[in-house]
Molecule: transfer RNA
Organism: Candidatus Limnocylindria bacterium
RNA sequence: UGGGGAGUGGCCAAGCGGUAAGGCAGCUGAUUCUGGAUCAGCCAAUCGGAGGUUCGAAUCCUCCCUCCCCAG
Numbered sequence: 001u002g003g004g005g006a007g008u009g010g011c012c013a014a015g016c017g018g019u020a021a022g023g024c025a026g027c028u029g030a031u032u033c034u035g036g037a038u039c040a041g042c043c044a045a046u047c048g049g050a051g052g053u054u055c056g057a058a059u060c061c062u063c064c065c066u067c068c069c070c071a072g
Stems, first nucleotide, its partner, number of pairs: 001071007010024003018055001026042005048064005
């Protein structure tokens, strides 16, 4: 430098045009002598960034950034 792949809460991870599941973690409560475990509830993601298309974009298009693989 060229080709391919990936980027979604603190962490893992689903989604594949109709407005963000789930798990872990965290917080509150119940239970318990206390802790743990269990149970109930709650919080948290401008979806890597900027534009574009569209009534509507995490999703499609363009450029850029970071990481991984391959080639030179």